This is a predicted complex of two RNAs, RNase P RNA and transfer RNA, with 475 nucleotides together.
Rfam match: Bacterial RNase P class A. The family's RNA type in Rfam is ribozyme. About the family: Ribonuclease P (RNase P) is a ubiquitous endoribonuclease, found in archaea, bacteria and eukarya as well as chloroplasts and mitochondria.
Parts: sequence; C1' cells; structure tokens
RNA sequence: UCAGCUGGCCGGACGGCCGCUCCAGCAAAUGCCGAAAGGCCGCGGGAGAGGAAAGUCCGGGCUCCAUGGAAACGCGGUGCCGGAUAACGUCCGGCGGGGGCGACCCCAGGGAAAGUGCCACAGAAAGCAGACCGCCCGAUCGGCGCAAGCCGAACGGGUAAGGGUGAAACGGCGGGGUAAGAGCCCACCGCGGGUCUGGUGACAGAUCCGGCACGGCAAACCCCACCGGGAGCAAUACCGAAUAGGGACGGCGCGCGGCUCAAACCCGCAGGCCUGUUUCCGGGCCAGCCGUCCGGGUAGGUAGCGCGAGGCGUUCGGCGACGGGCGUCCAAGAAGAAUGGCCGUCACGCGGCGGGCAACCGCCGCCGUACAGAACCCGGCUUACAGGCCAACUGGCAUU
RNA sequence: GGGUGCGUAGCUCAGCGGGAGAGCGUCCCCUUCACACGGGGAAGGUCACAGGUUCAAUCCCUGUCGCGCCCACCA
Repeated sequence: UCAGCUGGCCGGACGGCCGCUCCAGCAAAUGCCGAAAGGCCGCGGGAGAGGAAAGUCCGGGCUCCAUGGAAACGCGGUGCCGGAUAACGUCCGGCGGGGGCGACCCCAGGGAAAGUGCCACAGAAAGCAGACCGCCCGAUCGGCGCAAGCCGAACGGGUAAGGGUGAAACGGCGGGGUAAGAGCCCACCGCGGGUCUGGUGACAGAUCCGGCACGGCAAACCCCACCGGGAGCAAUACCGAAUAGGGACGGCGCGCGGCUCAAACCCGCAGGCCUGUUUCCGGGCCAGCCGUCCGGGUAGGUAGCGCGAGGCGUUCGGCGACGGGCGUCCAAGAAGAAUGGCCGUCACGCGGCGGGCAACCGCCGCCGUACAGAACCCGGCUUACAGGCCAACUGGCAUU
Repeated sequence: GGGUGCGUAGCUCAGCGGGAGAGCGUCCCCUUCACACGGGGAAGGUCACAGGUUCAAUCCCUGUCGCGCCCACCA
C1' cells in the first nucleotide's frame, strides 16, 4: 500500500426564532367544563426517542384467574460436553464434522442393532433385494475341420469382479486365489466391539479382536433425557351517571317415568355447563313471569407508570460469558397519543467548473445526510440501516 | 398495544413429501337466421418472497412481506 477477517463505536454539530408533551415552583381573586370524581386557563424555569424504540420469535418480572386427591394418558418446547445467568431456544469456553492458502466462518450436532412408515421415476433388483447385458461350467443340437478343437443357438446352473439405471446397488483399493468369481484369504483404510491411558465431560490416543453382520430419512411417526398451569397493562385495583342485565324476598308457574279415569300429593330417575382428557372419589354453577329492595359493573376519572436483575467509573476474582466490593448519577412518559418546523454557519457525501505533474486546493449547485420512531418494564434473538471512525489479526506486493 | 389465522390460475377453493388440480370466468370450433342454453377443445401458475432439511418441498423448519379477524361490560 492492496485485498480480506474479527470486535467495538458514532450515526450530523453549533446558534437564533416559533411551536408541542410532562414535571415541580410562583401567582392566586376568582372564572370555566362536569351529576360526581376530577380537569382547564397566567408567568418564568427544567427535562424530552433508539441501536434497533421494529418483528412479537424466545425467556423473565408484574397482575389476575386457576391452583381438590390418586393413577394413567395427552399436548407444547429443547437436544454434543462443561459453565454463565433470575431465566432462556441466549451467551462463554471446549469437542466432533464441514469450508477457506490464511486470519476466520458455518452446523436443529441425542437415538436408525426398540418398533412403524417412506425411498417416486428409471432400473433385472430399493432392504436382510436382485441375473437385463456380460463372464464361467455342464450336457444337447447345428455348422466347419482328417483330428485335437473352434463358432453359433436354445436349456440347466454358478457368479455381484465389469457394463447399464439411479440420490442411493449390501464396505473401498491393491494383491493372492478361482472354471469364472466372491472377505474365500492377506496388507492398508473404513466400520463394530473389548481393554488401557489422558480428560470433570463431550472426546482423543494406543493396542487387541471380529471378515463385515449394521443403506438413507427422526425440520416422518416415534423412543430417551430435561423443561413447561392459563391469560395478558384493552392484565388489574380504587371512585363512580344513564340504559341494559344480576341477586334476595313475596306471589303465580315448573322436565321424564310410575301411581290415578285424569290432575295434585307421593315414589323413582334424570338434563346442561365448568374443573386439559379418561376412570374413580369429589366440588361449583344453571334451568319461567310480575312486584319491592340491594349490591356489582359500563362511559368517564385516578392508579398501575418510571429506583430498576438500573446506568457510568474504578478495583478484585475468572481464559471468558460473568460475579463481588467501592464511588457516583437519576435520565421522556402520552391516551385522536408530545419529542417538530424555519433560517444562518460549519462538517461529510455526490455532481459540475477552474488550477496543479500529482497528492490536492478553490468556487457553484443539491427537495443530499440512512433505517426508523417510545406506549408496563427488563434480558436476548432476528430483521432494516446513507455514511464514517478506532483496534487486533491474515494473505499478497514494494522498500529498509 | 396485545392475541390469532391466511396467502395455490382472472375469482372462489381443494391438494399437504414424488403427475400442480376442480368449479365459475376467458378464447376457439360445432349447434342457431342471430343470441342464450347445450356439446367439444385450448390457453392461463414465481404455489407471496428468501434461506435451510431431504435424492426430491405447494407440503417440513426458520426469517421477511402482505392481508384478515378478535379484545373492557352485557350470568
């Protein structure tokens, strides 16, 4: 210097004018809106979007409901090992596999000898399969030949080495062996099992044995291990109109079957809903009209709602995620929903013109400066993002 | 703000691991004097988009985009 890789950070600055939301203060005579609760109008002051506030994909806090007992079942999620954490599908450090010359990056990465299922088309055969072509053997027939024998046809066998099909063809490759072949035998590699060593472990290494028995798919059902009650701030609590509906009491009325000639009384039996499902034992609620009284709740208002697994700095422990100590700071909070607009100067980017050998400099223009905007809060993930800065590292080239 | 479902031909939908389909509509032919009805045939697809799993994806998984529905009270 070029190309790359990883981590972190910023994401316009300053000034002026006019507005918006909230907060506390001052002023306070009142006035205005409202049934009430409560709110509004003046003055000067202070604070006021993000790294993703987004998607709502995970995990929690918080709130309400459920939380009855036993057994079985079912549902959803996660998935190498160890650790971090309030928790996680997140993060850190390792292991194994894959990619890259390298820095480095990627992996839903448990189980396919528990079982079920699928493997279309093509192909002879697709799961404990299979003989289409080929190769080899046998006997028969035909042809040629004096003969040994050679060639061809159909038949019966052997053979998975070769061809061909396929994503995948029942270990790979080499040698021996054989009629031709074949783990039939041998070496190496792969696979499986045992033992030893190292490691907390995933796993790694060494060694011995087994001739191979065991194809792929679990982001198919499933098995194993672990985790999980449901809903969400329109949760929920307090104050509290109108209308509608609810409860208590009083009066009238009331399912099916039996008894009865019929009805009442009486006797027996039930129905529907909730508690995840089923069984057993339980529990709760409901099942008409009229009158009187009572409480709940809606609109509206207030709280929830800004001090928290909080930020920043420093120190100690740890490879690290992170944890402990000390110091310091308090930083938006609406409800048709604020955080904006204009002007000037500057920065950066783009375009044009001019100067200069070049680096670069000057002038002009820009409806150029992204993605996007809090809505109970927090930890993550994912996605979007003009432009710029810093640090470590890798490969190449040049110079010393 | 929160929850939940869907996206396949012009429209309405089925399909849920191996061939992309049905009805209506469009176009052409036959039928009719002509139209409708009827009969026959044809065209028409980024299975919303991107990535992954698999030999193979409309289908399974993840992300993005678009559209729809629901929410307090009225036992």